[in-house]
This is a predicted structure of a 252-nucleotide part of an RNA (large-subunit ribosomal RNA, domain VI) from a Flavobacteriales bacterium. The organism belongs to Flavobacteriales, within Bacteria.

Context: one part of a larger RNA
């Protein structure tokens, strides 16, 4: 911009993508076959290996704005207690997130039409003979079935709704993430839990500082303490104000 009014929603699938592996064990059965060695077809069912997709519950990673030990040096007069730099100075631990080497799932299954191939009926050529007319079976390969995407499929589809004119709906702002380079997408905008705060929980570090007791002291103890980024969930304390623009003759 189209799709012939103009939106919001669900949606046909013409077409395109993906995916397609495949082992070893166990019954069947030591059975059928076989003098005997050996040793099944058909089926059912475990369990793996590679590949792949999703997701963090579990197992571990990573986690330079979490927590703690600790060295050297500045500083904040001094202690004591902090803090600034040293690869986040080292080190020991870790919530979300992201992740695999973890978790779950997949490739099932059945149609159609076939290929080798095997048949039926059956002549040319009184016999034969799968073929010549005409029928059936037959595979991981084709077509569907399963997943994805999909009406610029200009051949521009179908339903349903809502507008009939400062319309319905979008946008601009504004708080953000289950999106994200920017755009877009989503969630929200007081009729409000979007996000911050703050309050509980959870989880994370390991028992803060100051006094006090205890002991000469180092330390212990009151005290699972004090501190904390992303998580759960309460609560309108801040911040989503106000308000603008777009859209409007649809016939022939």
């Nucleotide at each position: 911009c189209g799709u012939u009014a103009g939106a919001a929603a669900u949606u046909u699938g013409a077409g395109a993508g993906a995916a397609c592996c495949u082992g070893a064990c166990u019954c069947u059965a030591g059975u059928a076959c076989g003098a005997g060695a050996g040793g099944a077809c058909c089926g059912a069912g475990u369990u793996g290996g590679a590949c792949g997709a999703a997701c963090c519950u579990c197992u571990g990673g990573u986690g330079u704005a979490u927590c703690u030990g600790u060295u050297g040096u500045g500083g904040c007069g001094c202690c004591a207690g902090c803090u600034g730099c040293a690869u986040c100075g080292c080190a020991g631990a870790g919530u979300a997130g992201c992740u695999a080497a973890g978790u779950u799932c997949g490739g099932a299954u059945g149609a159609g039409a076939u290929a080798a191939g095997c048949g039926c009926u059956g002549a040319a050529a009184g016999c034969a003979u799968c073929u010549a007319a005409g029928c059936g079976c037959g595979a991981a390969a084709c077509u569907c079935a399963c997943c994805u995407c999909a009406a610029g499929a200009u051949g521009a589809g179908a339903u349903u709704u809502c507008u009939u004119u400062u319309a319905a709906g979008g946008g601009u702002c504004g708080u953000c993430a289950u999106a994200g380079a920017c755009g877009a997408u989503g969630a929200c905008g007081u009729u409000g839990a979007u996000a911050g705060g703050u309050u509980g929980c959870a989880g994370g570090u390991g028992u803060a500082a100051a006094g006090g007791c205890a002991g000469u002291a180092a330390u212990g103890u009151c005290a699972a303490a004090g501190c904390c980024g992303a998580g759960c969930a309460a609560u309108a304390c801040u911040a989503a104000u106000u308000a603008c623009c777009c859209g409007u003759a649809a016939g022939c």
Rfam family: Bacterial large subunit ribosomal RNA. Its family is annotated with ribosome and structural constituent of ribosome in the Gene Ontology.